[in-house]
Context: one part of a larger RNA
């Protein structure tokens, strides 16, 4: 000098942009952050309509008979999206290969295929038990739930051949035999679903070379340890795990141990090599009170799932029960510090859905904070009798403050009042037309904006509404005068202050930067 997610003091007029719990991964009240699909299903709890009895009417009651739909049964999604950085020195991450050891739901492609049968549940009604979560018994019923038989192969296993390659185990093709294994429906009859296979797209799993903190005031360390065999498991390879067999297997090119710590892109300096760093923004990683286990699943050892065990907290009729904000907001607390219990799903992504459309604290915006950068203003122009009045002097008077004021003229950027008013929106979908044909393209019109009456224009009006903080002894721009008198007090260093202090404290001036401007802290 640069820098910062900063914080403190004085100050303070606006917008654009962007950051914003660095500390206790401490506890946590409320609210909302994950649902949808009636075109898979039994239905009808609530609403709105019909229709029907009863009545004069109001209105009462019955009816799934339409819109739609509470719980329920089934799909799919809840493994993405959000958050945090505790652990992790490690194939954690980067970065470059390899699976001849591997899986992959929705999506594309292409081939085939969907025959028949069965008992059951949950809602629904009955009855019980408990304060209370919640539970059990009985009748009863349906599916795209569950089962079972049938068909079938380039699917899976066993045999048994050919061919051709390689990376060592082997891999590809390709023939024959035997045996295993599949489905669901719905419909305005187009279709949308379903199984099977083989192929892509996608997403992940594994291994491996090389780089990835400090301490040697850590020099030994290991028994599932190292390695085989066979055997289980896994989607796979593998001591992953077991049994048996051998005795290995790491280390001064730093094992092991203890301390630190998520990694990388980047970010910050610096002429550059380097050094710090890892807020925000992407990517990968782990972790969702604390350990631990595993169901479901294409996918998880699963933040708003389960089960155990612990600690905490709450409710209880003492039998028993409930909870986890490191998700958005808010609360204590703990610091020197970090923001509204705000709109809207209009955009842009996401999940269900044929759609329409639901949900969405993702996301877009609003709101607080001069936290940072940036831009903009606080006027301009004349005006000397160098005015009052302050400060200073060598003091009838002169310097300076100083064109500064007053005063004359102009401007309106910003202020206020008043009008006018955006883009961000074009598809989805509706209506119509056109081509090819019951679907897709295209095209015309219609419909949808939280922000917002907001950014912006115009119009009228008047300099009107807008300047600080820090310094002037050298470093380092910028002096004088009163006061103090080794006191008070100053200071980054050197040093100032003991009676003429440019260095305390105040006053005039100055000088630097300016909505800021100094002080701390950090960093290079």
């Nucleotide at each position: 000098g640069g820098a910062u997610g900063a914080a403190c003091g004085c100050u303070a007029g606006c917008g654009g942009c962007a950051g914003g719990c660095c500390u206790a991964a401490c506890a946590c009240a409320u609210g909302c952050a994950a649902g949808u699909c009636g075109a898979g299903g039994g239905g009808u709890a609530a609403c709105a309509g019909g229709u029907g009895u009863a009545g004069c009417a109001a209105u009462a009651c019955a009816u799934g008979c339409u819109g739609a739909c509470g719980a329920c049964c089934g799909g799919c999604g809840c493994a993405c999206g959000g958050g945090u950085g505790a652990g992790u020195a490690a194939c954690g991450c980067g970065u470059a290969u390899g699976c001849a050891a591997c899986c992959u739901a929705c999506c594309u492609u292409u081939a085939a295929c969907a025959g028949g049968a069965g008992g059951a549940u949950a809602g629904c009604c009955c009855c019980g038990a408990g304060a209370a979560a919640u539970c059990g018994g009985g009748a009863u019923u349906a599916a795209u739930a569950c089962u079972c038989c049938a068909u079938a192969a380039u699917a899976u296993u066993a045999u048994u051949g050919u061919a051709c390659c390689g990376c060592a185990u082997g891999g590809u093709a390709u023939a024959a035999u035997a045996a295993u294994u599949a489905a669901a429906g719905u419909u305005u009859c187009g279709g949308c679903g379903g199984u099977u296979a083989a192929a892509g797209a996608u997403g992940g799993g594994c291994a491996u070379g090389c780089g990835u903190g400090a301490c040697a005031u850590u020099a030994g360390u290991u028994a599932g340890u190292u390695g085989g065999u066979g055997a289980g498991g896994u989607a796979a390879c593998g001591g992953c795990u077991c049994a048996c067999c051998a005795a290995g297997a790491c280390a001064g090119c730093g094992a092991u141990g203890u301390c630190u710590a998520g990694g990388g892109g980047u970010u910050c300096u610096g002429a550059g090599a380097g050094g710090a760093u890892u807020a925000u923004c992407c990517c990968c990683c782990a972790c969702a009170c604390u350990g631990g286990u595993a169901c479901u699943g294409a996918g998880a050892c699963a933040c708003g799932g389960a089960c155990c065990a612990g600690a905490c907290u709450c409710c209880u009729a003492c039998g028993g029960g409930a909870g986890g904000c490191a998700g958005c907001a808010g609360u204590g607390a703990g610091g020197a510090a970090u923001a509204u219990u705000g709109g809207u799903c209009a955009a842009u992504g996401g999940u269900c859905g044929a759609a329409a459309g639901a949900c969405u604290g993702a996301a877009c915006c609003a709101g607080c904070c001069a936290u940072g950068c940036c831009g903009c203003g606080u006027g301009c122009a004349g005006g000397a009798u160098g005015a009052c009045g302050g400060c200073g002097c060598u003091a009838u008077g002169c310097g300076u403050u100083g064109u500064a004021a007053a005063c004359u003229g102009c401007u309106u950027u910003u202020c206020u009042a008043c009008a006018g008013g955006a883009a961000g929106a074009a598809a989805c979908c509706u209506a119509c037309c056109c081509u090819c044909g019951u679907g897709a393209g295209g095209g015309u019109a219609g419909c949808u904006g939280c922000c917002g009456g907001u950014a912006c224009u115009g119009u009228a009006g008047g300099a009107a509404u807008a300047a600080g903080c820090a310094u002037c002894g050298g470093c380092u721009a910028a002096c004088u005068c009163c006061g103090u008198g080794c006191c008070a007090g100053c200071a980054g260093c050197c040093g100032c202050g003991g009676u003429a202090a440019u260095a305390c404290g105040g006053a005039g001036g100055a000088u630097g930067c300016a909505a800021g401007c100094g002080u701390u802290a950090u960093c290079c």
Small-subunit ribosomal RNA, 5' domain from an uncultured bacterium, 524 nucleotides, folded computationally. It matches the Rfam family "Bacterial small subunit ribosomal RNA". RNAcentral holds the full RNA, with entries from ENA and SILVA.